This is a predicted structure of a 105-nucleotide RNA (Glycine riboswitch aptamer) from Novosphingobium sp. UBA6722. It matches the Rfam family "Glycine riboswitch aptamer". The family is grouped with related families in Rfam's "Glycine riboswitch clan". Taxonomically the source falls in Novosphingobium (Bacteria, Pseudomonadota, Sphingomonadales, Sphingomonadaceae). Its mean pLDDT, the model's own confidence on a scale to 100, is 76. It was read from a public genome assembly, where an Rfam model found it.
RNA sequence: GCUGACCGCGCGGGAGAGUUCCUGCGAUUCGGGCAACCGUUUCGCUGGACGCCGAAGGAGCAACCGCCCCGGAAUCUCUCAGGCACCAGGGACCGCGUGGGUCAA
Numbered sequence: 001g002c003u004g005a006c007c008g009c010g011c012g013g014g015a016g017a018g019u020u021c022c023u024g025c026g027a028u029u030c031g032g033g034c035a036a037c038c039g040u041u042u043c044g045c046u047g048g049a050c051g052c053c054g055a056a057g058g059a060g061c062a063a064c065c066g067c068c069c070c071g072g073a074a075u076c077u078c079u080c081a082g083g084c085a086c087c088a089g090g091g092a093c094c095g096c097g098u099g100g101g102u103c104a105a
Stems, first nucleotide, its partner, number of pairs: 003104004007099007018050001020049003024045004030039003051084003057080001058078003064072002
């Protein structure tokens, strides 16, 4: 110096599962009514119930890492957390670019 691996940053791609039900509040459609108000349609936001998803994180087992110990270890498993119309956000992982450090040949 080049290449490869790891890490960070930027860009692009990126799945799954409830337009479920109930209460409260607000707006809103229609009808009745002098009004207050009552019923009703649709939407939004809290709270709760049950159901569901796994690809932030977390936890468990384990193939495996030449053998033993120690250690590491998943896209598997569990769902504490998170998420479940659209939008938004998050998103393991993949690709491209870039930066610095480390390691290897």